[in-house]
This is a predicted structure of a 519-nucleotide part of an RNA (small-subunit ribosomal RNA, 5' domain) from an uncultured bacterium. RNAcentral holds the full RNA, with entries from ENA, Greengenes and SILVA. The coordinates come from a structure-prediction model, not an experiment, and the mean pLDDT is 86. It matches the Rfam family "Bacterial small subunit ribosomal RNA". Rfam 15.1 lists 42,628 matches to the family in 10,626 species. Its family is annotated with structural constituent of ribosome and ribosome in the Gene Ontology.
Context: one part of a larger RNA
RNA sequence: GAUGAACGCUGGCGGCGUGCUUAACACAUGCAAGUCGAACGGGACUUAUACCAGCGGCGUUUUCGGACAAAGCAGAUAUAAGUUUAGUGGCGGACGGGUGAGUAACGCGUGGAUAACCUGCCUCACACUGGGGGACAACAGCUGGAAACGGCUGCUAAUACCGCAUAAGCGCACAGCACCGCAUGGUGCCGUGUGAAAAACUCCGGUGGUGUGAGAUGGAUCCGCGUCUGAUUAGGCAGUUGGCGGGGCAACGGCCCACCAAACCGACGAUCAGUAGCCGGCCUGAGAGGGUGAACGGCCACAUUGGGACUGAGACACGGCUCAAACUCCUACGGGAGGCAGCAGUGGGGAAUAUUGCACAAUGGGGGAAACCCUGAUGCAGCGACGCCGCGUGGGUGAAGAAGUAUUUCGGUAUGUAAAGCCCUAUCAGCAGGGAAGAAGAUGACGGUACCUGCAUAAGAAGCCCCGGCUAACUACGUGCCAGCAGCCGCGGUAAUACGUAGGGGGCAAGCGUUAUCC
Numbered sequence: 001g002a003u004g005a006a007c008g009c010u011g012g013c014g015g016c017g018u019g020c021u022u023a024a025c026a027c028a029u030g031c032a033a034g035u036c037g038a039a040c041g042g043g044a045c046u047u048a049u050a051c052c053a054g055c056g057g058c059g060u061u062u063u064c065g066g067a068c069a070a071a072g073c074a075g076a077u078a079u080a081a082g083u084u085u086a087g088u089g090g091c092g093g094a095c096g097g098g099u100g101a102g103u104a105a106c107g108c109g110u111g112g113a114u115a116a117c118c119u120g121c122c123u124c125a126c127a128c129u130g131g132g133g134g135a136c137a138a139c140a141g142c143u144g145g146a147a148a149c150g151g152c153u154g155c156u157a158a159u160a161c162c163g164c165a166u167a168a169g170c171g172c173a174c175a176g177c178a179c180c181g182c183a184u185g186g187u188g189c190c191g192u193g194u195g196a197a198a199a200a201c202u203c204c205g206g207u208g209g210u211g212u213g214a215g216a217u218g219g220a221u222c223c224g225c226g227u228c229u230g231a232u233u234a235g236g237c238a239g240u241u242g243g244c245g246g247g248g249c250a251a252c253g254g255c256c257c258a259c260c261a262a263a264c265c266g267a268c269g270a271u272c273a274g275u276a277g278c279c280g281g282c283c284u285g286a287g288a289g290g291g292u293g294a295a296c297g298g299c300c301a302c303a304u305u306g307g308g309a310c311u312g313a314g315a316c317a318c319g320g321c322u323c324a325a326a327c328u329c330c331u332a333c334g335g336g337a338g339g340c341a342g343c344a345g346u347g348g349g350g351a352a353u354a355u356u357g358c359a360c361a362a363u364g365g366g367g368g369a370a371a372c373c374c375u376g377a378u379g380c381a382g383c384g385a386c387g388c389c390g391c392g393u394g395g396g397u398g399a400a401g402a403a404g405u406a407u408u409u410c411g412g413u414a415u416g417u418a419a420a421g422c423c424c425u426a427u428c429a430g431c432a433g434g435g436a437a438g439a440a441g442a443u444g445a446c447g448g449u450a451c452c453u454g455c456a457u458a459a460g461a462a463g464c465c466c467c468g469g470c471u472a473a474c475u476a477c478g479u480g481c482c483a484g485c486a487g488c489c490g491c492g493g494u495a496a497u498a499c500g501u502a503g504g505g506g507g508c509a510a511g512c513g514u515u516a517u518c519c
Base pairs, nucleotide, nucleotide: 001518002517003516005515006514007513008512009511012391013390014389015388016387017386018384019383020349025347026346027345029344030343031342034091035090036089039088040087042085043084044083045082046081047080048079049078050077052075054073055072059068060067061066098302099301100300107227108226109225110224111223112222113221114220117219118218122215123214124213125212126211127210128209129208130164132162133161139154140153141152142151143150144149170195171194172193173192174191176189177188178187179186180185200207201206228274229273230272235265236264240262241261242260243259245257246256247255277299278298279297280296281292282291283290284289304325305324306323307322308321327338328337329336330335355381357380358379359378363377364375365374366373367372394424395423396422397421404415405414406413407412428460430455431454432453433452434451438446463508464507465506466505467504468489469488470487474503475502476501477500478499484491485490
């Protein structure tokens, strides 16, 4: 000098930041990923129309028995329009958010390679979008179970599923030609055979779907170099090292497998053990260097522990599935449910770290044609002097040098222009009035906030450490090697500037000291 700090004493305001460094310990409760009815069938509700039967009875008619019958009420059915939605289906739940356990590794950093690769949504270009089929949810009926959740039978739609047609171009096999390179090789052209597409909706404006090629974006793999400590760790290794042939993969590869060979790494430190996420940065230093990796940004890894795959353009998937284990909970004992290292919050651990807040107004993300919906991302507010920065706690005048206090050689000296008194001012805080920008047409959580104006009173706002030397700052009393101080040297045993108290003084200041750690 610095800190994600803590502790002691003290504490007025504002702005901007920042806040579990320990138990990757366990978690009550709420929320954190949905959306689309312009993909689809059905259900519910509303309105309108038609029709049917019922109540009703303005009226018409009558042979006086009756017949017809408007308004209105409530109901069944059908059609149309609208709202809503459990289910099928699509897209998104692989982003965003958290944590640093593991990892000494191509994990990260940096520079290359891919003639060994993939890429949903988006953009561009070209070519298409023909014609059929069979199911399964929902629903209905029956039925099992305490529940979680099912089972059987029957019906049904689609942009769900499956054949068929077509194939500019594409894949595969075989043959040929041309050109090129960076070793394996790559590119283009042509021929034959063979294989594979599509989906519709609509408010008629559009929105979609399929194939091929290119772009953009995002990813994957490989390589050179760099990346802590220990030799009181010296040998290590058996898919181990290489080859041939296959399998698998988006792709190369012992990645995996059969066979063959016996290699491979190591004193330039292998192996083993310990520690650790890495970097941009941050702290310090004139620099070289040393330390560090909180917040913010990039990459990686993980999601109770350990395996596994499914779906998908993308996961071996935090709020998906499945198996095993530990733990917690429910149970009718047969069986089930759960995973805060998301935001709040609780217990525990600890010297120590916050609200079960508001809003989608802005920025961004997902879905949707849109309206819009969702968003603990984010924007804000709350708490903490935890840090940095700024401001205030008044200014002027005022000598009878008042009183008090301390000291004294008793004359005085110090506190000290300090106070009082008089005259001003109003930054902050207070009260009242006005009141934003942030929002492109509308829409403001923050917020009656920031800011502006007026009013009123010096009022509401100073402490902490030190005073032997280092090191700025001295006297008195008490104590008497006691009580105590102390970073080092060292003070204290009767005149202690070093202990305790008081007066005075010095330093910093809403802080001041102490402790811890780094330079």